This is a predicted structure of a 518-nucleotide part of an RNA (small-subunit ribosomal RNA, 5' domain) from an uncultured bacterium. The coordinates come from a structure-prediction model, not an experiment, and the mean pLDDT is 85. Its Rfam family is "Bacterial small subunit ribosomal RNA".
Context: one part of a larger RNA
RNA sequence: ACGAACGCUGGCGGCGUGCCUAAUACAUGCAAGUCGAGCGGACCUUUCGGGGUCAGCGGCGGACGGGUGAGUAACACGUGGGCAAUCUGCCCGAUACUCUGGGAUAACGCUUGGAAACGAGUGCUAAUACCGGAUGGUCUUCUUGGCCGCAUGGCCGAGAAGGAAAAGACGCGUUCGCGUCGGUGUCGGAUGAGCCCGCGGCGCAUUAGCUAGUUGGUGAGGUAACGGCCCACCAAGGCGACGAUGCGUAGCCGACCUGAGAGGGUGACCGGCCACACUGGGACUGAGACACGGCCCAGACUCCUACGGGAGGCAGCAGUAGGGAAUCUUCCACAAUGGGCGAAAGCCUGAUGGAGCAACGCCGCGUGAGUGAUGAAGGCCUUCGGGUUGUAAAACUCUGUCAUUCGGGACGAACCGGAGUCUGAGGAAAUGCAGACUCUCUGACGGUACCGGAGGAGGAAGCCCCGGCUAACUACGUGCCAGCAGCCGCGGUAAUACGUAGGGGGCAAGCGUUGUCC
Numbered sequence: 001a002c003g004a005a006c007g008c009u010g011g012c013g014g015c016g017u018g019c020c021u022a023a024u025a026c027a028u029g030c031a032a033g034u035c036g037a038g039c040g041g042a043c044c045u046u047u048c049g050g051g052g053u054c055a056g057c058g059g060c061g062g063a064c065g066g067g068u069g070a071g072u073a074a075c076a077c078g079u080g081g082g083c084a085a086u087c088u089g090c091c092c093g094a095u096a097c098u099c100u101g102g103g104a105u106a107a108c109g110c111u112u113g114g115a116a117a118c119g120a121g122u123g124c125u126a127a128u129a130c131c132g133g134a135u136g137g138u139c140u141u142c143u144u145g146g147c148c149g150c151a152u153g154g155c156c157g158a159g160a161a162g163g164a165a166a167a168g169a170c171g172c173g174u175u176c177g178c179g180u181c182g183g184u185g186u187c188g189g190a191u192g193a194g195c196c197c198g199c200g201g202c203g204c205a206u207u208a209g210c211u212a213g214u215u216g217g218u219g220a221g222g223u224a225a226c227g228g229c230c231c232a233c234c235a236a237g238g239c240g241a242c243g244a245u246g247c248g249u250a251g252c253c254g255a256c257c258u259g260a261g262a263g264g265g266u267g268a269c270c271g272g273c274c275a276c277a278c279u280g281g282g283a284c285u286g287a288g289a290c291a292c293g294g295c296c297c298a299g300a301c302u303c304c305u306a307c308g309g310g311a312g313g314c315a316g317c318a319g320u321a322g323g324g325a326a327u328c329u330u331c332c333a334c335a336a337u338g339g340g341c342g343a344a345a346g347c348c349u350g351a352u353g354g355a356g357c358a359a360c361g362c363c364g365c366g367u368g369a370g371u372g373a374u375g376a377a378g379g380c381c382u383u384c385g386g387g388u389u390g391u392a393a394a395a396c397u398c399u400g401u402c403a404u405u406c407g408g409g410a411c412g413a414a415c416c417g418g419a420g421u422c423u424g425a426g427g428a429a430a431u432g433c434a435g436a437c438u439c440u441c442u443g444a445c446g447g448u449a450c451c452g453g454a455g456g457a458g459g460a461a462g463c464c465c466c467g468g469c470u471a472a473c474u475a476c477g478u479g480c481c482a483g484c485a486g487c488c489g490c491g492g493u494a495a496u497a498c499g500u501a502g503g504g505g506g507c508a509a510g511c512g513u514u515g516u517c518c
Stems, first nucleotide, its partner, number of pairs: 001516002004514005011365006017358002019323001024321003028318003033060003038057002041054005067276003077200007086193002091189008099133004108123006139162010168181006202248003209239003214236006221229001251273004255266004278299005301312004329355001331354003337351001338349004368398004378389004402459001404454005412445001417440008462507005467488003473502005483490002
């Protein structure tokens, strides 16, 4: 010093922290949805204008957030670089467009299989779903000019050929437009990611040799991209006492603990990165995954079954069993912050904000203050004179923290939205857009913090030690017994060392013990 545990004890508050073991198995609930202003429909309702609910198609999100540390000695991490070898949804800036066609399919209807999970056939229908055509700058290939670089090479321009875009919805006035949100191509930015390299951080040499896609080349494939990444062929290389290979151990770092520092130890909480999601493998979709609460296969386990077949994955939040010396509530709220979706209202959010439990830790406060000598009584000791407990108590005078009770009562709230006014850009105008102001609306915590009143010293002290180290001594009991002990050592008849008492010392809502590190 501690994420501690154990023993005795325990008044309050604030802020933190809380399965270190079985990455053991999990009952139950919740933890990722949202959009009707993309689409057709079903149902409910209606003042017939409209409003609402829902499964399905479709879009975005489920790659974030949250958990864990199993694996990993590795470019995993840290640090410094490189990519002329790369990608990047949403967001920002710039620029050009958003034209014209088509065929389906769920939902739904009918028929039908199955215990269920879930299907099958047939018929109908829509779209911001899907597929053609047009246009075009980029792109690819070829030809060509200029500029530049550390090599492969990069940048800019011209010509030819080739392939290749799009989607609408809502609002406003309505000849036709305008506005908002979208859609497509390209360039740039931002953010995020991928890959490569130098250096750094562990134990064993009682591990000395290791290697066949192995090392390199050519060609082809694959990827966003370089590359034996993969494949065919060719060559025989590559690594190693500057420690290869093997075995063991281990997530890494910022940091944390200790120390004057150098160093040593650790990697809980918080933050960054990585890895994993029942075990092993695989891909699909997608800007992004080889995907914790997606899919497929295999396996172990658990559950349902009509025995034909199906369902599941808490290392999310709570919680249960088990293991263990040991680690919490099956709580409240989306009010704030943040995230997803949406034009918005809003919905979702066990992220988060809070409350609960635990002296587990740190910090603060209290358990009273002043006066009070006949130095009361009692206890203990005594040389019997007394000494000590001890101003300690009683008593008197006060105070009112905390707790109790009564009353008042927050900050955190800013927004968004609604109503109104004004300004600006644009427009024929209007809706709308951008901005400002006023009013209004929103609190889980919580009737909490805090403030005020009331009563009364009332409700609140223990633990360890007293031989030396080490601060604090006597009496009795015991008699190498019972016991103590961190080391030295105590105890065999006067034990300051065992046990008890009185007294004393030290810390204090804690005190000791154990464990681990410096």